[in-house]
RNA sequence: GCGCCGUUAGCUCAGCCCGGUCAGAGCAGGGGCCUCUUAAGCCUCGGGUCCACAGUUCGAAUCUGUGACGGCGCA
Numbered sequence: 001g002c003g004c005c006g007u008u009a010g011c012u013c014a015g016c017c018c019g020g021u022c023a024g025a026g027c028a029g030g031g032g033c034c035u036c037u038u039a040a041g042c043c044u045c046g047g048g049u050c051c052a053c054a055g056u057u058c059g060a061a062u063c064u065g066u067g068a069c070g071g072c073g074c075a
Stems, first nucleotide, its partner, number of pairs: 001074007010027004020058001029045005051067005
């Protein structure tokens, strides 16, 4: 230098290919139940401008372009 992959909640990830109802799960966290207490178990609650900017569209986490960061390969 070229190619490919990844970036979504505090953490690990799904959803993207095939655009549309409020953006989800587990873990972690707050509250409660239970228990002599802790742990475990059960119930419940909160938490996101989906890496940034621009474009397309009635509508973008999802499609397109550029950039950033990380990883892999080739040279």

Predicted 3D model of a 75-nucleotide RNA (transfer RNA) from Actinoplanes digitatis. The coordinates come from a structure-prediction model, not an experiment, and the mean pLDDT is 82. It matches the Rfam family "tRNA". About the family: Transfer RNA (tRNA) molecules are approximately 80 nucleotides in length. The family's RNA type in Rfam is transfer RNA. RNAcentral holds the sequence, with entries from ENA and Rfam.